[in-house]
Context: one part of a larger RNA
RNA sequence: GAUUGAACGCUGGCGGCAUGCUUAACACAUGCAAGUCGAACGGAAACGAUGCUAGCUUGCUAGCAGGCGUCGAGUGGCGGACGGGUGAGUAACGCGUGGGAAUCUGCCCAGUAGUGGGGGACAACAGCCGGAAACGGCUGCUAAUACCGCAUGUGGUCUACGGACUAAAGAUGGCCUCUCCUUGGAAGCUGUCGCUAUUGGAUGAGCCCGCGUCGGAUUAGCUAGUUGGUGAGGUAAAAGCUCACCAAGGCGACGAUCUGUAGCUGGUCUGAGAGGAUGAUCAGCCACACCGGGACUGAGACACGGCCCGGACUCCUACGGGAGGCAGCAGUGUGGAAUAUUGGACAAUGGGCGCAAGCCUGAUCCAGCAAUGCCGCGUGUGUGAAGAAGGCCUGAGGGUUGUAAAGCACUUUCAGUGGUGAGGAAACGGGAUGUUUUAAUAGAGCAUUCAAUUGACGUUAGCCACAGAAGAAGCACCGGCUAACUCCGUGCCAGCAGCCGCGGUAAUACGGAGGGUGCAAGCGUUAAUC
Numbered sequence: 001g002a003u004u005g006a007a008c009g010c011u012g013g014c015g016g017c018a019u020g021c022u023u024a025a026c027a028c029a030u031g032c033a034a035g036u037c038g039a040a041c042g043g044a045a046a047c048g049a050u051g052c053u054a055g056c057u058u059g060c061u062a063g064c065a066g067g068c069g070u071c072g073a074g075u076g077g078c079g080g081a082c083g084g085g086u087g088a089g090u091a092a093c094g095c096g097u098g099g100g101a102a103u104c105u106g107c108c109c110a111g112u113a114g115u116g117g118g119g120g121a122c123a124a125c126a127g128c129c130g131g132a133a134a135c136g137g138c139u140g141c142u143a144a145u146a147c148c149g150c151a152u153g154u155g156g157u158c159u160a161c162g163g164a165c166u167a168a169a170g171a172u173g174g175c176c177u178c179u180c181c182u183u184g185g186a187a188g189c190u191g192u193c194g195c196u197a198u199u200g201g202a203u204g205a206g207c208c209c210g211c212g213u214c215g216g217a218u219u220a221g222c223u224a225g226u227u228g229g230u231g232a233g234g235u236a237a238a239a240g241c242u243c244a245c246c247a248a249g250g251c252g253a254c255g256a257u258c259u260g261u262a263g264c265u266g267g268u269c270u271g272a273g274a275g276g277a278u279g280a281u282c283a284g285c286c287a288c289a290c291c292g293g294g295a296c297u298g299a300g301a302c303a304c305g306g307c308c309c310g311g312a313c314u315c316c317u318a319c320g321g322g323a324g325g326c327a328g329c330a331g332u333g334u335g336g337a338a339u340a341u342u343g344g345a346c347a348a349u350g351g352g353c354g355c356a357a358g359c360c361u362g363a364u365c366c367a368g369c370a371a372u373g374c375c376g377c378g379u380g381u382g383u384g385a386a387g388a389a390g391g392c393c394u395g396a397g398g399g400u401u402g403u404a405a406a407g408c409a410c411u412u413u414c415a416g417u418g419g420u421g422a423g424g425a426a427a428c429g430g431g432a433u434g435u436u437u438u439a440a441u442a443g444a445g446c447a448u449u450c451a452a453u454u455g456a457c458g459u460u461a462g463c464c465a466c467a468g469a470a471g472a473a474g475c476a477c478c479g480g481c482u483a484a485c486u487c488c489g490u491g492c493c494a495g496c497a498g499c500c501g502c503g504g505u506a507a508u509a510c511g512g513a514g515g516g517u518g519c520a521a522g523c524g525u526u527a528a529u530c
Base pairs, nucleotide, nucleotide: 001530002529003528004527006526007525008524009523010522013377014376015375016374017373018372019370020369021335026333027332028331030330031329032328035078036077037076040075041074043071044070047069048068050065051064052063053062054061055060056059085288086287087286094213095212096211097210098209099208100207103205104204108201109200110199111198112197113196114195115194116150118148119147125140126139127138128137129136130135155166156165157164158163170193171192172191173190174189175188179186180185181184214260215259216258221251222250223249226248227247228246229245230244231243232242233241263285264284265283266282267278268277269276270275290311291310292309293308294307313324314323315322316321341367343366344365345364349363350361351360352359353358380410381409382408383407390401391400392399393398414471416466417465418464419463420462424457430450431449432448433447434446435445436444437443474519475518476517477516478515479500480499481498485514486513487512488511489510495502496501
């Protein structure tokens, strides 16, 4: 000199954009952070509409009905493996980079072949019972895209090439062109979404290897599934991954082992560079989810807001037994020099579910707080010498503060008040037209087009008007380094100090004042890096 996730002191007008527990991976009150689908299912606790009955205060109160709109609880599906947080552990194929072969992959895209025919349950519910609660037991009824056989086998897997094993589920919209009963439906036809098997792709994930990746030798030897082989098991998959047997190997001064420290990277800071330091925010990867262990489900987890066991801690209890996990967003206590609101909205972007309408979303978008940082703007402009008054100095004449003020003439950014007012909004859904499918001028898909709807921020940005210089300057320094000097007080005292050093009666170095210098909504100090 540059820099900072900074802190402290004094001071503080506005806006934009960023950033904000670096310490205790300490403990957590409260609320919210993952749901959704009735177009899978049986149903109907609540609400609304409609109808019926009764009552009366004549439009509401109660009951009932069809499940019409819908929908609590339940079965079932998909999603809770993403998104969000933290950096404890890890010196490692963890990360970075470049390769590899022995793998899996829900949803998505493309192709091929199917979607036949049966069965028995379990919730919900009803009844009874246990328990303080959490929750549970028995009996009975029932549906499905839940579950289980049978058939078929395009295919797929295994094969001793004879063969063996292996699937499925329906839902919803439309039409009566053909058959049957004739308000209209059944079968049928047809559209859409599904389901099963399989092939390929895409995406994601698992595995292996070369090289690189902090310090200590006052750590020199380490290793028994250890190193390799055969066989078996195991995995989605290679492999001592595991086991039996056999051999005796494997690593190490090019630093093994042990030990300390540490998430890694793109990057960031500094520097002319080489390098050094660092890894906040943002992005990629990894690890973790009170501490330790384990598996289940699933395409995917050994799973932050799932389960089981052990431990510590907290809470409830009728003492028998139960409940919990903010390193999600806010917030509290504690620790600390130190780090924010128990805010708004799903309007946009994205995600989950759903045909869709839509619902959910502390992701996200916004607002609030903080000069924490960067950037921009303002605190007025012109004129004005009687060089006013006052202050300070003085050689007592004057000098300086100083065009500074006052006065006069203007302007009105920002803040204030009142108006006006973009953009972030394009859609989804709806109507019309064309086209494809089709028996079809139903319906569905696609394309074009039309009208309307949707904004948390928001008193938005911007613009216009109004009033009045009106509301807006401090901090550090002035001995040298280093820009800037005099007076008074003090008298090796009180004090200053980054280094040299000042102070013991004329201190430009202490304290005050006047003046000056430097930065400026900041200025200094401390800490830290180059």
Predicted 3D model of a 530-nucleotide part of an RNA (small-subunit ribosomal RNA, 5' domain) from an uncultured Gammaproteobacteria bacterium. The prediction has a mean pLDDT of 88. RNAcentral holds the full RNA, with entries from ENA and SILVA.